Overview
Transfer RNA from an uncultured Bacteriovoracaceae bacterium, 73 nucleotides, folded computationally. The sequence was found in a public genome assembly.

RNA sequence: GCGGGUGUAGCUCAGUUGAUAGAGCGUCUGCUUGCCAUGCAGAAGGUCGUGGGUUUGAGCCCCAUCACCCGCU
Numbered sequence: 001g002c003g004g005g006u007g008u009a010g011c012u013c014a015g016u017u018g019a020u021a022g023a024g025c026g027u028c029u030g031c032u033u034g035c036c037a038u039g040c041a042g043a044a045g046g047u048c049g050u051g052g053g054u055u056u057g058a059g060c061c062c063c064a065u066c067a068c069c070c071g072c073u
Base pairs, nucleotide, nucleotide: 001072002071003070004069005068006067007066010025011024012023013022019056027043028042029041030040031039049065050064051063052062053061
């Protein structure tokens, strides 16, 4: 330099043919307990890497770009 893959909650990851962004773990609060742990209920937490484009509507389609990984030269 060329090609490919990944990027979504604090972490690990889903998200179908474009139509209200989710799960588990963790965190916080309450209940339970003499206390802790376990268990139960609830809550908070997101500019979907970044910037544009298409569309009535984009995590999803298109272009560029950044970071990391793999391969080729």